[in-house]
RNA sequence: GCGACCUUGUCAGGAGAGAGCCGCCGCGCCUGCGUGGUGGCCGCCGAAGGCGCAGGGUGAUCCGAGCGAGAGCCGCUCACCCAAACGCUCAGGCAAAAGGACUGGCAGACAUCC
Numbered sequence: 001g002c003g004a005c006c007u008u009g010u011c012a013g014g015a016g017a018g019a020g021c022c023g024c025c026g027c028g029c030c031u032g033c034g035u036g037g038u039g040g041c042c043g044c045c046g047a048a049g050g051c052g053c054a055g056g057g058u059g060a061u062c063c064g065a066g067c068g069a070g071a072g073c074c075g076c077u078c079a080c081c082c083a084a085a086c087g088c089u090c091a092g093g094c095a096a097a098a099g100g101a102c103u104g105g106c107a108g109a110c111a112u113c114c
Stems, first nucleotide, its partner, number of pairs: 001113001007108007018042001020041010043094003049090001050088003055082006063075002066073002
């Protein structure tokens, strides 16, 4: 100096599902409504997070339908690691706002290399 993946920050985009019912408290208007919080009940969603499997990687001994001159290959078993947008709905969410997996832009930092 180049500087990717990962990662940090920032900007933009970003789905789904009841503005549900009942009670309590506060506030506003003023007698009955609206709104916020909270507890309970029923119904739902999956894209914070979490969990599970499918699947994948590495290693190891024994075994075997087997292939191979052999080393080995393949299969089974075990251990460890990764693990989806699939599943579960614990958490979270079901007007707006907020959040939001993920995608893109910009910037930072780092390895390797020169």
Predicted 3D model of a 114-nucleotide RNA (Glycine riboswitch aptamer) from Rubrivivax sp.
The source organism's lineage runs through Bacteria, Pseudomonadati, Pseudomonadota, Betaproteobacteria and Rubrivivax.
The prediction has a mean pLDDT of 79.